[in-house]
RNA sequence: GGGCCCGUAGCUCAGCUGGGAGAGCGUUGCAAUGGCAUUGCAAAGGUCGGCGGUUCGAUCCCGCUCGGGUCCA
Numbered sequence: 001g002g003g004c005c006c007g008u009a010g011c012u013c014a015g016c017u018g019g020g021a022g023a024g025c026g027u028u029g030c031a032a033u034g035g036c037a038u039u040g041c042a043a044a045g046g047u048c049g050g051c052g053g054u055u056c057g058a059u060c061c062c063g064c065u066c067g068g069g070u071c072c073a
Base pairs, nucleotide, nucleotide: 001072002071003070004069005068006067007066010025011024012023013022019056027043028042029041030040031039032038049065050064051063052062053061
C1' cells in the first nucleotide's frame, strides 16, 4: 500500500425483507428475610464510530473517512 471482517447501553453481544432500537450481566429503587446471600418487580442508561448521499422513511443501501482485527505484498 491492497483485500476481507468488526464498530449498536457501563461490559459481552443480538437485530430477519429499510418502518418498534433490544437481550444478558452490571447500576439504582421497591418488595420478600431479624439481617446477609438470593429471588421477584420496576426504572435509569443509546448522536447505532464520524461526515455526506439515496429514500416518504436508514443501525440496515451507496461513497468517503476514523479506530480495531486478519490475510497478501
Annotation:
Predicted 3D model of a 73-nucleotide RNA (transfer RNA) from an Alphaproteobacteria bacterium. Taxonomically the source falls in Alphaproteobacteria (Bacteria, Pseudomonadati, Pseudomonadota). Its Rfam family is "tRNA". Gene Ontology term of the family: triplet codon-amino acid adaptor activity. It is annotated as a transfer RNA. Rfam describes the family as follows. Transfer RNA (tRNA) molecules are approximately 80 nucleotides in length. Model confidence (mean pLDDT): 80 of 100.